Small-subunit ribosomal RNA from a metagenome, 1514 nucleotides, folded computationally. Model confidence (mean pLDDT): 83 of 100. The RNAcentral record of the sequence draws on SILVA.
RNA sequence: AGAGUUUGAUCCUGGCUCAGGACGAACGCUGGCGGCGUGCUUAACACAUGCAAGUCAAGGAGAAUAGGCUUCUUCGGAGGCCUUAGUAAACUGGCGAACGGGUGAGUAACACGUAGGUAACCUGCCCUUGAAUUUGGGAUAACCUUGCUAAAGCGGGGCUAAUACCGGAUACAAUUCAGCUUUCGCAUGUUAGCUGAAUGAAAGCUGCCUUCGGGUAGCGAUCAAGGAUGGACCUGCGUCCCAUUAGCUUGUUGGUGAGGUAACGGCCCACCAAGGCUACGAUGGGUAGCCGGCCUGAGAGGGUGACCGGCCACACUGGGACUGAGAUACGGCCCAGACUCCUACGGGAGUCAGCAGUGAGGAAUAUUGCGCAAUGGCCGAAAGGCUGACGCAGCAACGCCGCGUGAGUGAUGAAGCUCCAAGGAGUGUAAAGCUCUGUUAGGAGGGAAGAACAAUAUUGAUGUGAAUAAUUUCAGUAUUUGACGGUACCUCCAAAGAAAGCCCCGGCUAACUCCGUGCCAGCAGCCGCGGUAAUACGGGGGGGGCAAGCGUUGUCCGGAAUUAUUGGGCGUAAAGGGCGCGUAGGCGGAACGAUAAGUCAGAGGUGAAAACCAUGGGCUUAACCCAUGGCCUGCCUUUGAAACUGUCGUUCUUGAGUGCGGAAGAGGGAAGUGGAAUUCCUGGUGUAGCGGUGAAAUGCGUAGGUAUCAGGAAGAACACCGGUAGCGAAGGCGGCUUCCUGGUCCGUAACUGACGCUGAUGCGCGAAAGCGUGGGGAGCAAACAGGAUUAGAUACCCUGGUAGUCCACGCCGUAAACGAUGGGCACUAGGUGUUGGCUCACGAUGAGUGAGUCAGUGCCGAAGCUAACGCAUUAAGUGCCCCGCCUGGGGAGUACGAUCGCAAGGUUGAAACUCAAAGGAAUUGACGGGGGCCCGCACAAGCGGUGGAGCAUGUGGUUUAAUUCGAUGCAACGCGAAGAACCUUACCAGGGCUUGAACUGGAGUCGACAAUCACCGAAAAGUGACUUUCCCUUCGGGGACGAUUCUAGAGGUGCUGCAUGGCUGUCGUCAGCUCGUGCCGUGAGGUGUUGGGUUAAGUCCCGCAACGAGCGCAACCCUUGCCCUUAGUUGCCAUCAGGUUAUGCUGGGAACUCUAAGGGGACUGCCCCGGACAACGGGGAGGAAGGUGGGGAUGACGUCAAGUCCUCAUGGCCCUUACGUCCAGGGCUACACACGUGCUACAAUGGCUGGUACAGAGGGAAGCAAUAUCGCGAGGUGGAGCAAAUCCCUUAAAACCAGCCUCAGUUCGGAUUGCAGUCUGCAACUCGACUGCAUGAAGUUGGAAUCGCUAGUAAUCGCGGAUCAGCAUGCCGCGGUGAAUACGUUCCCGGGCCUUGUACACACCGCCCGUCACGCCAUGGAAGUCGGUAGCACCCGAAGCCGAUGGCCCAACCCGCAAGGGAGGGAGUCGUCGAAGGUGAGACCGAUGACUGGGGCGAAGUCGUAACAAGGUA
Repeated sequence: AGAGUUUGAUCCUGGCUCAGGACGAACGCUGGCGGCGUGCUUAACACAUGCAAGUCAAGGAGAAUAGGCUUCUUCGGAGGCCUUAGUAAACUGGCGAACGGGUGAGUAACACGUAGGUAACCUGCCCUUGAAUUUGGGAUAACCUUGCUAAAGCGGGGCUAAUACCGGAUACAAUUCAGCUUUCGCAUGUUAGCUGAAUGAAAGCUGCCUUCGGGUAGCGAUCAAGGAUGGACCUGCGUCCCAUUAGCUUGUUGGUGAGGUAACGGCCCACCAAGGCUACGAUGGGUAGCCGGCCUGAGAGGGUGACCGGCCACACUGGGACUGAGAUACGGCCCAGACUCCUACGGGAGUCAGCAGUGAGGAAUAUUGCGCAAUGGCCGAAAGGCUGACGCAGCAACGCCGCGUGAGUGAUGAAGCUCCAAGGAGUGUAAAGCUCUGUUAGGAGGGAAGAACAAUAUUGAUGUGAAUAAUUUCAGUAUUUGACGGUACCUCCAAAGAAAGCCCCGGCUAACUCCGUGCCAGCAGCCGCGGUAAUACGGGGGGGGCAAGCGUUGUCCGGAAUUAUUGGGCGUAAAGGGCGCGUAGGCGGAACGAUAAGUCAGAGGUGAAAACCAUGGGCUUAACCCAUGGCCUGCCUUUGAAACUGUCGUUCUUGAGUGCGGAAGAGGGAAGUGGAAUUCCUGGUGUAGCGGUGAAAUGCGUAGGUAUCAGGAAGAACACCGGUAGCGAAGGCGGCUUCCUGGUCCGUAACUGACGCUGAUGCGCGAAAGCGUGGGGAGCAAACAGGAUUAGAUACCCUGGUAGUCCACGCCGUAAACGAUGGGCACUAGGUGUUGGCUCACGAUGAGUGAGUCAGUGCCGAAGCUAACGCAUUAAGUGCCCCGCCUGGGGAGUACGAUCGCAAGGUUGAAACUCAAAGGAAUUGACGGGGGCCCGCACAAGCGGUGGAGCAUGUGGUUUAAUUCGAUGCAACGCGAAGAACCUUACCAGGGCUUGAACUGGAGUCGACAAUCACCGAAAAGUGACUUUCCCUUCGGGGACGAUUCUAGAGGUGCUGCAUGGCUGUCGUCAGCUCGUGCCGUGAGGUGUUGGGUUAAGUCCCGCAACGAGCGCAACCCUUGCCCUUAGUUGCCAUCAGGUUAUGCUGGGAACUCUAAGGGGACUGCCCCGGACAACGGGGAGGAAGGUGGGGAUGACGUCAAGUCCUCAUGGCCCUUACGUCCAGGGCUACACACGUGCUACAAUGGCUGGUACAGAGGGAAGCAAUAUCGCGAGGUGGAGCAAAUCCCUUAAAACCAGCCUCAGUUCGGAUUGCAGUCUGCAACUCGACUGCAUGAAGUUGGAAUCGCUAGUAAUCGCGGAUCAGCAUGCCGCGGUGAAUACGUUCCCGGGCCUUGUACACACCGCCCGUCACGCCAUGGAAGUCGGUAGCACCCGAAGCCGAUGGCCCAACCCGCAAGGGAGGGAGUCGUCGAAGGUGAGACCGAUGACUGGGGCGAAGUCGUAACAAGGUA
């Protein structure tokens, strides 16, 4: 520091996800040791039991028990004294109990943090100083006695003390009041001093000495002043979310007076006034203890508030006061409520959020331990006591840190396991073995620090003191004290001995193989794996990572610049408000002066400690701990500075405005007015149609329409001008005239003097449609009706037609209200139009032209910007200011709430849930019922067919035991199959075989095997008979060959063509497909290859940021057409000779034809024209042939997971007495039917009969077969010749010449069937071909539709060949005869190039929308129902404070001899307030609810086709 994921690919936007760190954690697997930490995050749920706050030279009273002594004795015992002991326990009293410890419910608050204030305050214990500590009195608990009660407890009577309580004296510093002087303060006020008046104190105890009066020391108590500490109150600033919470408030805000408090204060009360808070967020709702810090982060921030520390709040829930220095009190009290326990039913007791512990809840959190030795606290003079604070120990890998589980050596690289191309490789120096070491654990022994105080004793110094007494303080010596713990640590002993797991291995992300599984089981953080070869599932081996842990889950920060202050955006990705006016607010021109709020600098205070960082130190190290320094970014005070901002003052003119002079304009409102057109009405002319459409129909018209002429009426809109012209803020504005009226521009520089910009809330304007009321209504036209179209057509088209459109007034308030671009100011190259001014020049003062300038409005374009497209002085550039808005897609602009509206609806505006994308721009393709150019038997023009018939053949379907399998749009269907009677054959039923029908290796045995014969059998097979080898040899044997047995292995037309090779089809013989370098682009990619011409062609030329090259095209090859050369048999025969009835038959010839080898020839070469002087095209000459001469072979990159595992080859899987193999039989030949491809026909351009003529290319030895002969014929007999230019197949047929037929189901047609035959073959039944005779079906030219062909072609005619025993209408070839037509490219199909659109990329056979149906999920509404929260009104009113009263009660003081009275106090009663409770009406929130609404997701459901191409109606 980044990475994965949207796409075919790219760039961008944007979300989701991952890698990091952290945790009071939990869960899974695993687990050796130690140190230091940490440990109920949930139920502030309920709690058994024990402990957690006592203590004391004040006080009075005062045991038991035990021991000793002693008296009495009935020997049981009883009593007394001393010690225990002035002890225990209890009581009065003092201090403490308000600390310490726990928890985080409440609290959004002066609660907390920080900085201040108190001149508005209090403060026990402690410290300093001063004074004083006097004199009296009356009670009461304990105790004794007595009563009630279950208990808790309570009462009556009697006695007594105090450092308990009360009175008096004294005191002046205290308080209050009054007066005078004085200091200080921002103000109220306040400091100091003086005078006067009133009020207000106390307690003793212990030690020592004593002349018994007292003295003295310590402790204590009192008053006062001061300090310290702790607290109280007030204030500035900071401190979460919701505006779908916008108004809140009556003690409320203030005043006066009185009360209350430690103290200010509406804190409380009476009266008066009507204020106070709030958009800088009041009020309300939700959530939450706050902070130092902790986690994260580069930081800014974000999250958090466990442990430790500071503050606050709480102590079962609510209320209340008392005591006290301090509480409104966790282990106190009173009351109410809830709950638990006890009860004799009358009444009582209790409150672990102290430490342990229990139950419950929960994913989850420990011992009912030891000790006060240390630190600290309370009491005490002290000893000491108490202390679940604390110190320790126990449990837990919960965290951090450290250590170990061994080290060295060790290769036949052992064994085992895994993989394997079977050779080997890996695990792996790993192990074993050998040599060592000794951490930890184990055993034995030794053994700390933590201890300092304090006390006592003693020594010295010192203070008080009359004192050598006593005692304070300081220093020294001695003695005493350890829970942890026999722990840490040290030494020794033995022994490698006791100690490794977890996760991962497709990418991100380090790490790969085998097997199993087969969209199953499963995995998954995201992308995604799994449908038979899974590095992704499960297991094995191997590897990677971390390690006493490792993973998972959860949460937080980070990455995320994904809320952007640092540090983002808004034309098209989400995002500019529809537009203006303007309030608050924000921002603001120039100069001078002042000020010092902001700002900057210095100093001071504070910012607790801990934490963090640095340095150093202590535990063997580290974690941990300690010390010092830094930091604590902040706040306050103070002293300065004065540039900038602010503020104040003065001034300026350039911003802004005003004036004056001009200008243009569909700017707005109102009134009037004009013509054209449309429709209607009237009349005339006129007659049968009009109208409308793709075509029609509905409609109108013989009651006279349409058309046409004249006249009239009505409403609405304003042609031409008219223009990327003008005006307006936007919406918007269009005949003409008048009136009223807003804004703008130019010029000028007289005036004002910053008056400015923006603008939340607010106010106004705001197209169309819509709404209300009243008018108006010609045309147009939702709805509606009819006609068409269509599968349907609630549409598109047509005929009608109502709201509406128009006017007035009032609503609505939205639009793709768009430049999808907020407003203002400034700056930053230009070019070219145009509108309105002004200036100048020319021209004539005109028209006009040019130059300049200001203001508008367009286009092009530099820099710059942008993801790109694009923008570019009219910015989307560069800056400043202000406003609005955005933060993944869907859900959804929906729901709820609020608000506006008459309604329709508008504004504001979520969540659950769901997806991993949604999106922008551009690229390459593909596609389009987009465009342009071009080609092709593509259409058109022609000729002949198919589709109808019969038959042949293939396919589908059906049938079957089987009808083997494959091929399936073009590109399957006379295809694999160039030939199924058996065989073939793969299928079926049956009969057999099991190392097998065929092959190889090894081991063993035998010597032949074969052939022949017989039996059985359908055959295969089986049984039997007969017969039986070669070579070498050391004679043992070996080898070859064959048979047989065993073993490895064979075999499979079984599966997968979607695991493959090879081969093939197709687009397509279409002209395309690419590369190198360069250039352009962020990139995909482009350029080249596009463009202008041209071509059959990416063929060639020209141009060009391209220059070249490759695979294709073409050519080279074969064949055919002309000529030449060579050669001349089997072919040829012109000339010469011979011969025949005749024939190259013979001699001979080498001319010709031909054969087969080599050459030539054609190249736009020549001429003319066109073209760009090119390429090339048109015409012509010559030529056998002319522009590729005809034909063939040849098939680019690729596409179709095209075809083939049944040609062959081959991975994997499957079968192995069978899915292998052998055999005979059957089937592949079935047959209601459908389709493809063909043959033969339907006839006279024909059929039949007779005669005559002319090919080419092939084939031939298990072959072709002549002459001859038999048969009507197929064919038979027979066999010359020929391994072929020699012989044979081999008579070519159409044609031609004659004759018959005469338009008919025929002398057409030949199916079907019968009989008789021939041939092949082991065998023609299923199931061959052919022949003869007989039979003589359909069919009279074929619907929709569809195929082939452009010249030696179509059509027509025959011939040959492969396969093959036989079988050809098929296939592959051959020649004969031999046409018609092509204007042309609009249309159909296919293709090429360019361009355009795209939401397609599996690429239009694409994508995709909505209803309905089914399942699941969350959610809204809903008659209601249930619950919670906070308030309001009223009722009741506990405890208690306060107030009143107080007839009853009362020791202290006063009067009084006393009785009694007084002062004062109290019980009781009454009242105000008042918690809980009750009643009532509402508010808000939650849960639930028949039914209902939409939404999301879901496998191949239904209906249509809305969108994406002009998506077929943009």